[in-house]
Molecule: transfer RNA
Organism: Alphaproteobacteria bacterium
RNA sequence: GCCGGUGUGGCUUAGUGGUAAAGCACUCCCUUGGUAAGGGAGAGAUCGCGGGUCCGAUUCCCUCCACCGGCACCA
Numbered sequence: 001g002c003c004g005g006u007g008u009g010g011c012u013u014a015g016u017g018g019u020a021a022a023g024c025a026c027u028c029c030c031u032u033g034g035u036a037a038g039g040g041a042g043a044g045a046u047c048g049c050g051g052g053u054c055c056g057a058u059u060c061c062c063u064c065c066a067c068c069g070g071c072a073c074c075a
Stems, first nucleotide, its partner, number of pairs: 001071007010024004018055001026042005048064001050062003
């Protein structure tokens, strides 16, 4: 340099055109003599950045960034 894949709350993942869900973690409450476990409630995401298409984009298209893999080139 070329090709492909991945990027979503703190972490791990789901969702793939109709406006983001779950588990763990976090906060508060219940339960206990206290802790753990268990139960209930809550907060937390410009869906990597920017642009395009569309009535509507996390989803489709383009550029760029980061990471991973393969191929090639130089030494």